[in-house]
RNA sequence: GUCGGUGUAGCUCAAAGGUAGAGCAGGCGUCUGUUAAACGCCUGACGGUGGUUCGAUCCCACCCGCCGACGCCA
Numbered sequence: 001g002u003c004g005g006u007g008u009a010g011c012u013c014a015a016a017g018g019u020a021g022a023g024c025a026g027g028c029g030u031c032u033g034u035u036a037a038a039c040g041c042c043u044g045a046c047g048g049u050g051g052u053u054c055g056a057u058c059c060c061a062c063c064c065g066c067c068g069a070c071g072c073c074a
Base pairs, nucleotide, nucleotide: 001070002069003068004067005066006065007064010024011023012022013021018054026042027041028040029039030038047063048062049061050060051059
């Protein structure tokens, strides 16, 4: 440089056009003599800019980050 994949919560992952979810982690509470466990509640995210659409996490373009393959120079 070319091609492909990927980017959503602190972490691991869903959501395949219609109000962004789960598990773990964190905070608070219930329970208990205490802790743990269990249960309930809460906090917290769509990489960026445009485009398509009534409506975009989702489709398209470009940019950025990460991963992989191939190639070039030395």

Overview
This is a predicted structure of a 74-nucleotide RNA (transfer RNA) from Minicystis sp. It matches the Rfam family "tRNA". By type it is a transfer RNA. Gene Ontology term of the family: triplet codon-amino acid adaptor activity. Lineage of the source: Bacteria > Polyangia > Polyangiales > Polyangiaceae > Minicystis. The sequence is in RNAcentral, with records from ENA.